[in-house]
Model confidence (mean pLDDT): 80 of 100. Predicted 3D model of a 73-nucleotide RNA (transfer RNA) from Strongylocentrotus purpuratus. It is recorded under the gene name tRNA-Glu-TTC-2-1.
RNA sequence: UCCCGUGUGGUCUAGUGGUUAGGAUUCGUGGUUUUCACCCACGCGGCCCCGGGUUCGAUUCCCGGCACGGGAG
Numbered sequence: 001u002c003c004c005g006u007g008u009g010g011u012c013u014a015g016u017g018g019u020u021a022g023g024a025u026u027c028g029u030g031g032u033u034u035u036c037a038c039c040c041a042c043g044c045g046g047c048c049c050c051g052g053g054u055u056c057g058a059u060u061c062c063c064g065g066c067a068c069g070g071g072a073g
Stems, first nucleotide, its partner, number of pairs: 001072007010025004018056001027043005049065005
């Protein structure tokens, strides 16, 4: 310098052009237990990396940028 992939709560991750963006884990509260742990219930927490475009409508499609990972020289 070029090519490819990924970017979604604190962490990991699913997902689709439209209706409260779903789950696991962590954390908090309560229940259970002699206590702790396990288990159960509830709650907190993301408007989806940034900008632009297409569209009636974009987290999703397109372009550019940034970051990370991989590859080529």

Description
Rfam family: tRNA. The family's RNA type in Rfam is transfer RNA.